[in-house]
RNA sequence: AACGAACGCUGGCGGCGCGUCUUAAGCAUGCAAGUCGUACGGCAAGUGGUAGCAAUACCACCUAGAGUGGCGGACUAGUGAGUAACGCGUGGGUGACCUACCUUGAGGUUGGGGAUAGCCGAUAGAAAUAUUGGGUAAUACCGGAUAGCCUUAUUGAGCUAUAGUUUAAUAAGGAAAGGAGCUUAGGCUUUGCCUUGAGAUGGGCUCGCGUCCCAUUAGGUAGUUGGUGAGGUAAAGGCUCACCAAGCCAGAGAUGGGUAACCGGCCUGAGAGGGUGGACGGUCACAUUGGGACUGAGAUACGGCCCAAACUCCUACGGGAGGCAGCAGCUAAGAAUAUUCCGCAAUGGGCGAAAGCCUGACGGAGCGACGCCGCGUGGACGAAGAAGGCCGAAAGGUUGUAAAGUUCUUUUAUGUGUGAAGAAUAAGUGCGGUAGGGAAUGACUGUAUGAUGACGGUAACACAUGAAUAAGCCCCGGCUAAUUACGUGCCAGCAGCCGCGGUAACACGUAAGGGGCGAGCGUUGUUCGGAAUUAUUGGGCGUAAAGGGCAUGUAGGCGGCUGCAUAAGUCUGGUGUGAAAGGCAGGGGCUCAACUCCUGGACUGCGCCGGAAACUGUGCGGCUAGAAUCACUGAGGGGCAACUGGAAUUCCGAGUGUAGGGGUGAAAUCUGUAGAUAUUCGGAAGAACACCGGAGGCGAAGGCGGGUUACCAGCAGAUGAUUGACGCUGAGGUGCGAAAGUGCGGGGAGCGAACAGGAUUAGAUACCCUGGUAGUCCGCACUAUAAACGAUGCACACUAGGUGUUGGGCUAGAUAGUUCAGUGCCGGAGUUAACGUGAUAAGUGUGCCGCCUGGGGAGUAUGCUCGCAAGGGUGAAACUCAAAGGAAUUGACGGGGGCCCGCACAAGCGGUGGAGCAUGUGGUUUAAUUCGAUGGUACGCGAGGAACCUUACCUGGGUUUGACAUGCAGGGAAAAGCGUCGGAGAAGGCGUGUGGUAGAGAUACCGUCCUGCACAGGUGCUGCAUGGCUGUCGUCAGCUCGUGCCGUGAGGUGUUGGGUUAAGUCCCGCAAACGAGCGCAACCCCUACUGCCAGUUACCAGCGCGUGAAGGCGGGGACUCUGGCGGAACUGCCGGUGACAAACCGGAGGAAGGUGGGGAUGACGUCAAGUCAUCAUGGCCCUUAUGUCCAGGGCUACACACGUGCUACAAUGGCAGAUACAGAGCGAAGCGGGCCUGUGAAGGUUAAGCGAAACGCGGAAAGUCUGUCGUAGUUCGGAUUGAAGUCUGAAACCCGACUUCAUGAAGUUGGAAUCGCUAGUAAUCGCACAUCAGCAUGGUGCGGUGAAUACGUUCCCGGGCUUUGUACACACCGCCCGUCACACCAUCCGAGUUGGGGAUACCCGAAGCCGGUAGUCUAACCUGAAAGGGGGGACGCUGUCGAAGGUAUGUUUAGUGAGGAGGGUG
Repeated sequence: AACGAACGCUGGCGGCGCGUCUUAAGCAUGCAAGUCGUACGGCAAGUGGUAGCAAUACCACCUAGAGUGGCGGACUAGUGAGUAACGCGUGGGUGACCUACCUUGAGGUUGGGGAUAGCCGAUAGAAAUAUUGGGUAAUACCGGAUAGCCUUAUUGAGCUAUAGUUUAAUAAGGAAAGGAGCUUAGGCUUUGCCUUGAGAUGGGCUCGCGUCCCAUUAGGUAGUUGGUGAGGUAAAGGCUCACCAAGCCAGAGAUGGGUAACCGGCCUGAGAGGGUGGACGGUCACAUUGGGACUGAGAUACGGCCCAAACUCCUACGGGAGGCAGCAGCUAAGAAUAUUCCGCAAUGGGCGAAAGCCUGACGGAGCGACGCCGCGUGGACGAAGAAGGCCGAAAGGUUGUAAAGUUCUUUUAUGUGUGAAGAAUAAGUGCGGUAGGGAAUGACUGUAUGAUGACGGUAACACAUGAAUAAGCCCCGGCUAAUUACGUGCCAGCAGCCGCGGUAACACGUAAGGGGCGAGCGUUGUUCGGAAUUAUUGGGCGUAAAGGGCAUGUAGGCGGCUGCAUAAGUCUGGUGUGAAAGGCAGGGGCUCAACUCCUGGACUGCGCCGGAAACUGUGCGGCUAGAAUCACUGAGGGGCAACUGGAAUUCCGAGUGUAGGGGUGAAAUCUGUAGAUAUUCGGAAGAACACCGGAGGCGAAGGCGGGUUACCAGCAGAUGAUUGACGCUGAGGUGCGAAAGUGCGGGGAGCGAACAGGAUUAGAUACCCUGGUAGUCCGCACUAUAAACGAUGCACACUAGGUGUUGGGCUAGAUAGUUCAGUGCCGGAGUUAACGUGAUAAGUGUGCCGCCUGGGGAGUAUGCUCGCAAGGGUGAAACUCAAAGGAAUUGACGGGGGCCCGCACAAGCGGUGGAGCAUGUGGUUUAAUUCGAUGGUACGCGAGGAACCUUACCUGGGUUUGACAUGCAGGGAAAAGCGUCGGAGAAGGCGUGUGGUAGAGAUACCGUCCUGCACAGGUGCUGCAUGGCUGUCGUCAGCUCGUGCCGUGAGGUGUUGGGUUAAGUCCCGCAAACGAGCGCAACCCCUACUGCCAGUUACCAGCGCGUGAAGGCGGGGACUCUGGCGGAACUGCCGGUGACAAACCGGAGGAAGGUGGGGAUGACGUCAAGUCAUCAUGGCCCUUAUGUCCAGGGCUACACACGUGCUACAAUGGCAGAUACAGAGCGAAGCGGGCCUGUGAAGGUUAAGCGAAACGCGGAAAGUCUGUCGUAGUUCGGAUUGAAGUCUGAAACCCGACUUCAUGAAGUUGGAAUCGCUAGUAAUCGCACAUCAGCAUGGUGCGGUGAAUACGUUCCCGGGCUUUGUACACACCGCCCGUCACACCAUCCGAGUUGGGGAUACCCGAAGCCGGUAGUCUAACCUGAAAGGGGGGACGCUGUCGAAGGUAUGUUUAGUGAGGAGGGUG
């Protein structure tokens, strides 16, 4: 795009078309083929008449029905079952034929005969129908006459193309029918009839070409193929028969199977093609199924006959009837397809002289949006951009000029009225004309007039009414035009493909809006297109599917140069045909269009007659460039056979010799004192051939390797000669064909499937080891496959180079050049998706063959075929998926490689893991034990401090505009405070108390309370909706960009390489890079040295005063120190190494040396990492509660498990006494001296000083000195518990800290495992601060004392760069294979079983044609006077053939089938 469509929703009108695609299933009822009285006999009823009283009889007219006869029922109409065929299409032939009616020509139409329907009567039967007697007519039937003509036979002649045609002769044979009209009654006219010629029309037969799928159908055929003769037919012919011969068809597809009516056309397509054959038109076939003939011009006959079968109906059970695939209609079937309509008015058909009759052909109407076409459902104005809806936080947007409203029109609708065309003419009548005739009827012809309408009062027109009667369907994620909200929450659902849906769905459902089409719109089905996705036009085969394992060669295809001829192909002119319709172009008619009419052209085809001769073909010649042969030379693991050699191995014998050998990662099995291994000598056997040896040679491939000989074959080179296209390819065919395997016979050293043992392992039917059978070897015969690979068919030609190598030739300038044939590497153009290939093409061409067409199922099943078997060759489908695949890219990963780094390992020091306690977590418990954090990167984490509060949890008690904010409306009074009652408290009651500013006041404003409305509030959910902040990789050295260049592209390059660094730090290099950014480093802070300036509260050298002592005082500005500004370090200097670099190593100087130490600082990104409970925030949820207030409780529970810590286990220690030295901080609801008090460093009282370099906290501790303890569960250790106290605080019961006395648990250095640290570090010691009323073993800081070790980078962990492989990309925590279990689906096999088709053989054998006939009967003709006879016929009987049926079978196909098998999906 299309449709004979169907389904869903919807539906106003008209025109033109179309309408059982399914079971060629079955059918009630009506109709669809009759007509002619001008062929014939005759006539019911009716009418009239006569006779009769009547019944009735007779006559006339008139016809119905029936009959004889003629013509037509072979057309029209229906259907597509069968048919793969001369069935159809197209073009020929018929010298091999027929043709009723029609046209035209010629000639006739004579004379006789016998019957029979109808009718009358009888009989049988239920009926259908049948039988019989009598008698009758014809255009029915039968002889005779005649023959222009025809047929047959014979004999001639001419033309010709087979049997044709013209002509002559002879012989034989062959006709008929009347009717009607007119008449001057003689006849004439007309219509029939007979013979015959021609035409027209319609057919029969035949031939060339074309006409579906399967080769898993490869052989078929006995009347088969041909001949001779005969029969038969309208006619050729094995069409049939007898005889003879053995042919005929087939790979260019016979035979068989499946499917199918064919065509003009129709649909699609740019075309070539592909699909299709409904309507219309041509042909064919069929008429319930099968068979058969009759009649006829024509049938083997849809509405005829006979027989058989199935089915239906009637029946009196004896017998009969029927055939809608005609038009309607019915039943069943189905997704599905109409009225039991009107009319012969038109067109056409049959009959008739005609009128006319018949006509379900046809013309019309009805039903169906089934299709095509046309029209309408209104037009104009109309902004307050109404209301409503939807969206939005709002502003506003949108629906939308849309509506309303105003105005206009009336197609359509409804009503009324008018009203065509389709009708031409026929008969008849009037008026003429023509020919002939004696006349009439008539014939031919012109003109005028002249009946008839189913549709239908239809089309059309006019008037009236009134916007009145008339819009839906699908879609809106992308493809693909058109988006928002709500609902839902991997549910419900959508879906053509990709795919949507798991709480913010543009994808589901609804709404609003939008898009598309519109009386339709979607869906489904089917065909073509897109699809170059079967490729003729117009594809491919190295790696994506695809080159046969290799050769030889048959058919076939293709084929060198040249001459002549020919004209099959080819080209060209003419001509016939290519039906009409359809399609195309132009024009016309319906108002337009659809539709229809006319004209043209087209119909690309086929036939015939001419012409051309380049090319192809063909024929006849010639040539040598292709090919081949001979002669010469040469290389070679080419093949086959025989002979032969040495090394090694194993075995056997003997000698020497002694304890192991062998084997492995390590072992063991094994072997050895019965003497191995080792070694020496001798012998035997089989197999394979070191070195040469090579990317080297040969062969078609498989393949070929010691040597010699014989035979066979191929190849290369050079020169000459010969043949003269002999060539290339090659479907089938044939041969060769590794290894393994098979059969038979040998052989068997080594190796070695199977097998055995030993190991390994969770297991180990493996890898490793010890043995070992087939086999490996030889001969003969099979097998026929391989990653049989260059994954690259063969042949020929052409198209840059460079460099090796093998064989041969040429050139004397030669370690060179050149040429031919091989064999390698690199590479240009070209080519390729890329990789690559590149004269050995995968380039450019030609010829031929093979093969491919998404993945799986599957190289499976089945069939056939080959094989001894194993198995090979050929080779599907159902079903299932939306991919499978190639090449390359970036990552990630690897029990891959290279380089490098890090307290990563190693080397050390100290811990954790064991104990007790503290603290966090899990778990458990609980009314609640609030919540979060969960590998590394949660667990002394949020929390920098839970008794109440905090607090989010629980219980209970209250409260509802609220504990808190803002606004509005109304009302009130200040609010607070104080007192009191009550209660657990929160609340509540009562009393008291009564604002400020302005203004004279009313009142206004500010503040406040109550009531109400908006709203507040939520530590409720979602960190997977978010912002912000944070952790981690990681302070790792990386991550990118611009321009350029390379690549089809993803991407690459830069950023890689050589060095170097802590560092993508720096240097060098780069015929592809050049620059830049974020990171690194530096800039910042602290610290280490120092200069300058300044100097109180710090300091005190010198001077002075002064004390028991003391910078205490005057003073000083030197020092320490404080705090501000500077300096200093940069590989700067020297030496060496390095590449003349960067840099590294060493050294000097220096307080400090190679980033001096520490801090702050965290690239692009990763983990949907963490946090909605800091805060903010979208959405959702709660709103007398999930808000809020209060009391009490809980977060502190406790069988247990884990993390992080503290204290220890002791003598480097504990205890007692004495004694020394910090830094950094903090202090007003504070730090708090001193004195007194207390057993007490708990504290208490009093109170000085200090908002602090001033006063206080404040004694630092380890250390040092002295004493004691003596290895003990202790003078270690301090848990636990008792008692007494202190402090904070409303309040220490749950549940604080501390003090004193008493008590004195575990624990004696900690399993597997695991953590931190590289120097002022670890370890150890104390101090301060934040939080804080009180409460640190935690956290954050501070200083004191102060080590050990690092060979080194193999290994563990993490990381960086690079390279490689990849089937991974959620990226190895990836991907993924098979079994098993379960469910479903299709398939295969299957004991069988049930149908269908076909074939063959035999049996039976209807109807019927043909043949025979001894039986019966017999009008026409002949004979006879007759009887009778003859001839002929009918019936009967019989033979061949013969449908259905039956029996048998190594047939085919389908259904079903216990069970079995594999496959697919989940």